[in-house]
Context: one part of a larger RNA
RNA sequence: UGACGGGGGCCCGCACAAGCGGUGGAGCAUGUGGUUUAAUUCGAAGCAACGCGAAGAACCUUACCGGGGUUUGACAUCCCGCUGACCGCACCAGAGAUGGUGUUCCCUUCGGGGCAGCGGAGACAGGUGGUGCAUGGUUGUCGUCAGCUCGUGUCGUGAGAUGUUGGGUUAAGUCCCGCAACGAGCGCAACCCUUAUGUUCAGUAGCCAGCGGUUAAAGCCGGGCACACUGGAGAGACUGCCGUGGAUAACACGGAGGAAGGUGGGGAUGAGGUCAAAUCAUCAUGCCCCUUAUAUCCCGGGCUACACACGUGCUACAAUGGCUCAAACAAAGCGAAGCAAGCCGGUGACGGGGAGCGAAUCGCAAAAAUGAGUCUCAGUUCGGAUUGAAGUCUGCAACCCGACUUCAUGAAGUUGGAAUCGCUAGUAAUCGCGGAUCAGAAUGCCGCGGUGAAUACGUUCCCGGGCCUUGUACA
Numbered sequence: 001u002g003a004c005g006g007g008g009g010c011c012c013g014c015a016c017a018a019g020c021g022g023u024g025g026a027g028c029a030u031g032u033g034g035u036u037u038a039a040u041u042c043g044a045a046g047c048a049a050c051g052c053g054a055a056g057a058a059c060c061u062u063a064c065c066g067g068g069g070u071u072u073g074a075c076a077u078c079c080c081g082c083u084g085a086c087c088g089c090a091c092c093a094g095a096g097a098u099g100g101u102g103u104u105c106c107c108u109u110c111g112g113g114g115c116a117g118c119g120g121a122g123a124c125a126g127g128u129g130g131u132g133c134a135u136g137g138u139u140g141u142c143g144u145c146a147g148c149u150c151g152u153g154u155c156g157u158g159a160g161a162u163g164u165u166g167g168g169u170u171a172a173g174u175c176c177c178g179c180a181a182c183g184a185g186c187g188c189a190a191c192c193c194u195u196a197u198g199u200u201c202a203g204u205a206g207c208c209a210g211c212g213g214u215u216a217a218a219g220c221c222g223g224g225c226a227c228a229c230u231g232g233a234g235a236g237a238c239u240g241c242c243g244u245g246g247a248u249a250a251c252a253c254g255g256a257g258g259a260a261g262g263u264g265g266g267g268a269u270g271a272g273g274u275c276a277a278a279u280c281a282u283c284a285u286g287c288c289c290c291u292u293a294u295a296u297c298c299c300g301g302g303c304u305a306c307a308c309a310c311g312u313g314c315u316a317c318a319a320u321g322g323c324u325c326a327a328a329c330a331a332a333g334c335g336a337a338g339c340a341a342g343c344c345g346g347u348g349a350c351g352g353g354g355a356g357c358g359a360a361u362c363g364c365a366a367a368a369a370u371g372a373g374u375c376u377c378a379g380u381u382c383g384g385a386u387u388g389a390a391g392u393c394u395g396c397a398a399c400c401c402g403a404c405u406u407c408a409u410g411a412a413g414u415u416g417g418a419a420u421c422g423c424u425a426g427u428a429a430u431c432g433c434g435g436a437u438c439a440g441a442a443u444g445c446c447g448c449g450g451u452g453a454a455u456a457c458g459u460u461c462c463c464g465g466g467c468c469u470u471g472u473a474c475a
Stems, first nucleotide, its partner, number of pairs: 001475002003472003007469007015459002019423005026315008034306002042053002064301007073124001077123002079120006088103006105114003126290002129288003135284002137279003140275001142273001147186006153162003166177003192267004197235001199233005206225003211222003238261001241255005317416001321375006333364003338357002343352003382413001387408007429451007
């Protein structure tokens, strides 16, 4: 000087408390451990691994295993020789890789050149082989916590200190005052995006108040750009104004006006460092290792196993509910190898057909809610696992191993021990919708809107963190 303390003081955070809803019990989904296996590829490991890499394992992917093949190689550059091919198509053998057969170049100054294929030689290729404790790059974490430093000066023999401490204040090393310090940098804040309110400009593919027309109905048409909306510009919030407190300061509290008030809400943005944190399997890369194999091609299998244990979720255990019927209201997206309306067939998944739309034009396309009826507290008209049968769709192919539909079946489960998690407002809870990946395959992930709470006295305690101070088993 740091670090640490079951030392002290001050302060903060869904840290506790006050509340609401969960997890832990059940079934299933998914990840992991373990076990099993020919293989169950590899990585991730307290918080900060475990719906994580994986925004999607039937083949492919794929790195693993078994078997069948190749050895200058699936891929790159260079040399020599030969050929006119190669690709594609057809046929044969084969599980396929592969092998065989048939067909088949361009330019030219006629020397040759280009393009490829085959054969050969080696230089080399290749490696998802090892080392993340040799590395770059990228990332997590403390933590969006308020800190981390420098120049000059001063003090100290020196390591160092001062500044950065103190009195207030703030979300903040934010600002004010004081001070052997005076300044400065990286962080904080602001500048950026979005959302909340007016104004103005623009008016189609959007809208329809007033005027006219058509219709079974309808912005459907004439017309209009008022409203809504869209998207450009600009305004607006700054403790600016008033009062009180404060040290006449910074600031705090209350009020006015205002759509919004003291950082308005949300996002992006992550200082110096810590963990030899993570990644050699994104990529790059030193060194080591393999080179008829640790390379490479193919078929089949595996990554989907299953006594069990854990994490994360979904669905429930019901009446604030289940079922039936009727009829409403979004936002954000996506759509051409696509989205697909009306119509027809089917109980249905879906099929047929195909208007329109490269989309403010057309389509995908809401649910909870609301109204009416029924069930009447039961393992039930709750719950839907499991299983049987019959199907639909994608795809070369659903046996291992897809999703969905119909009929039948109808398990556990009656609110969950110790323990433990999230959340302070358009939040929690609840309801549906979309997207990426994607042929097909979400209860995951990333977004979107609908409905919409309770509680916070407070900082004694638990956890984490910041500043000052104190002690020294530690560096």
The part of an RNA shown here (small-subunit ribosomal RNA, 3' major domain) has 475 nucleotides and comes from an uncultured Bacillota bacterium. The RNAcentral record of the full RNA draws on Greengenes. Model confidence (mean pLDDT): 84 of 100.